[in-house]
Context: one part of a larger RNA
RNA sequence: AGCAAACGGUGGACACCUUGGCAGUCGGAAGCGAUGAAGGACGUGGCUAGCUGCGAUAAGCCUCGGGGAGCCGCUAAGCAGGCUUUGAUCCGGGGAUGUCUGAAUGGGAGUGCCCCCUAGGGUGAAGCCCUAGGAGAGCGUACUGAAACCUCAGUAGGUGCGCUCGGCGAACCCGGCGAAGUGAAACAUCUCAGUAACCGGAGGAAAAGAAAUCAAUAGAGAUUCCCUUAGUAGUGGCGAGCGAAACGGGAAGAGCCCAAACCAGGCGAGUGUAAGACUGCGUUCGUUGCUCGUUUGGGGUUGUAAGUCGAUUCCGUCUCAUCGACGCAGAGAUGGGCGGGGUUAAAGGUGAAGUCUAGUCGAACGUCUCUGGAAAGAGCGACCACAGAGGGUGAUAGUCCCGUAGACGAAAGGCGGAUCCACCCCGGGAGUCAACUUGAGUAGCGCCGGACACGUGAAAUCCGGCGUGAAGCUGGGAGGACCACCUUCCAAGGCUAAACAUUACCGACUGACCGAUAGUGAACUAGUACCGCGAGGGAAAGGUGAAAAGCACCCCGGGAGGGGAGUGAAAUAGAACUUGAAACCGUUUGCUU
Numbered sequence: 001a002g003c004a005a006a007c008g009g010u011g012g013a014c015a016c017c018u019u020g021g022c023a024g025u026c027g028g029a030a031g032c033g034a035u036g037a038a039g040g041a042c043g044u045g046g047c048u049a050g051c052u053g054c055g056a057u058a059a060g061c062c063u064c065g066g067g068g069a070g071c072c073g074c075u076a077a078g079c080a081g082g083c084u085u086u087g088a089u090c091c092g093g094g095g096a097u098g099u100c101u102g103a104a105u106g107g108g109a110g111u112g113c114c115c116c117c118u119a120g121g122g123u124g125a126a127g128c129c130c131u132a133g134g135a136g137a138g139c140g141u142a143c144u145g146a147a148a149c150c151u152c153a154g155u156a157g158g159u160g161c162g163c164u165c166g167g168c169g170a171a172c173c174c175g176g177c178g179a180a181g182u183g184a185a186a187c188a189u190c191u192c193a194g195u196a197a198c199c200g201g202a203g204g205a206a207a208a209g210a211a212a213u214c215a216a217u218a219g220a221g222a223u224u225c226c227c228u229u230a231g232u233a234g235u236g237g238c239g240a241g242c243g244a245a246a247c248g249g250g251a252a253g254a255g256c257c258c259a260a261a262c263c264a265g266g267c268g269a270g271u272g273u274a275a276g277a278c279u280g281c282g283u284u285c286g287u288u289g290c291u292c293g294u295u296u297g298g299g300g301u302u303g304u305a306a307g308u309c310g311a312u313u314c315c316g317u318c319u320c321a322u323c324g325a326c327g328c329a330g331a332g333a334u335g336g337g338c339g340g341g342g343u344u345a346a347a348g349g350u351g352a353a354g355u356c357u358a359g360u361c362g363a364a365c366g367u368c369u370c371u372g373g374a375a376a377g378a379g380c381g382a383c384c385a386c387a388g389a390g391g392g393u394g395a396u397a398g399u400c401c402c403g404u405a406g407a408c409g410a411a412a413g414g415c416g417g418a419u420c421c422a423c424c425c426c427g428g429g430a431g432u433c434a435a436c437u438u439g440a441g442u443a444g445c446g447c448c449g450g451a452c453a454c455g456u457g458a459a460a461u462c463c464g465g466c467g468u469g470a471a472g473c474u475g476g477g478a479g480g481a482c483c484a485c486c487u488u489c490c491a492a493g494g495c496u497a498a499a500c501a502u503u504a505c506c507g508a509c510u511g512a513c514c515g516a517u518a519g520u521g522a523a524c525u526a527g528u529a530c531c532g533c534g535a536g537g538g539a540a541a542g543g544u545g546a547a548a549a550g551c552a553c554c555c556c557g558g559g560a561g562g563g564g565a566g567u568g569a570a571a572u573a574g575a576a577c578u579u580g581a582a583a584c585c586g587u588u589u590g591c592u593u
Stems, first nucleotide, its partner, number of pairs: 001592009015578001016543002020514002022511007029503002031168002039101003042055003046079002049075003061095006070083003106115003116134007136165009172203001173201004183190001187237001213220002224251004234242002255495003258439001262298010276285002278330006303473001305438004310433006318337006338427005348421002354415004359408003365381002368379003382399002384388001390402003444468008454480001475490005530537002550577001553564004
């Protein structure tokens, strides 16, 4: 030196474990914010570095409930000092305080800082301090109010007051704008894709939605979603690719309101002069009438057309009061009562049941035997069960503990919405005829684009820009060029729950999901340390033991460390702590050289 064995060191694999993750199911909730959010900075403990909590009232203050013996958060023990059956700590509801920043909003600034104005106060004061207010935009309202002018004005602007907005947030939703890598085995039309990114907006869902829809000689009857139709019909450098719809089967189910005609009132303008006061008769009074515009209320909402007003035919009529200058008659308006009906999605009040935010009760085994450090294990003998889900306890516990099944519980706040009030409608309906109304720079057309599965095509349909430009019910649109017939629907105004999408957040539960190089990047002071000017990038790091019982005391050593002793079941469980593989490094012995 090599080989082998034994014993060690180093190292931290493997095994076991789990405080953490991952994926989902069901339910809740689906927002927070000028009453100052989200996110931060700085403070705050007797001693306090980090985390957590909190805010100069600062690990907290008040109050109402729960609970019932200990407590003064965690790493994390200690010293000192307190609180508590006059009910503390703790849990829940409500409230108070809440520095500086941040939409940040008195002005400024390099976020966490500086400076100012007004009013009131300390306080007499120029100073200092305290309290309150002081951004902008939109709308409403009140006051004020130009230049200019035929008109364009009580306009623009200003000021006071009131209301609203602004910012943040995971996905879902609607709209605007809108790529490229890629595919086509190159590439330009095409594709990727109306995707990503960016911007705007809203809600708990959003969007869509009550046919100018489909269909086809038969009919359906708003929208949305699922299955199917169907990778079909189509489209396509007919390449790559793209790709429907109706019918049918299901989920859900809900329908409505304006504009206009017409009537009445207000305001304004024009015209313009003797009429007017509901009608008839009689009396009485004495100043408006007509047209247009605008505004408020009533009316009205459809396609087998509907509505308005007038005329007319037929059938039928709850009651009382008041009103219009008076009397009678007629016709009418308003209100009350009575009767009937409706809305409770689309207005308000009331707020029951129930439920959420703390909790409460909750059955049943052994002082037997064995092993063991320990019994929940084995043996023996019992019991409960609407409870044998799960977790803990010195090994594996239905009956030890927390729980579980089941049964209860709220002063306060939230959700919830029953009921009642309120509100609304009706007390006439049907038919015929005439007039009027039924969404205009709209529909359509031309040119150019876009969307439709549909790339200009025979290209209907829908949307936009520019130009042109109807009919108006004897009307108009559609049925995939276009025309006729036929059928069907009624555009150019609006609202609308459910079925459908999502999950940052809360609760319960589940897993042929992971088990510390896995599972989130993060089981631990993790978006931390660290890197970067910055945008941004981004770790490593879990396990003594049942219990610290964490080795008093002695010895060696400066210490580190070790040897005894002691604890413990175990110390080769001694904190560099469960197990402790391999590489690697040694010691001893044997063999070989």
About this RNA:
Large-subunit ribosomal RNA, domain I from a Candidatus Bipolaricaulota bacterium, 593 nucleotides, folded computationally. It matches the Rfam family "Bacterial large subunit ribosomal RNA". Rfam links the family to the GO terms ribosome and structural constituent of ribosome. Its mean pLDDT, the model's own confidence on a scale to 100, is 81.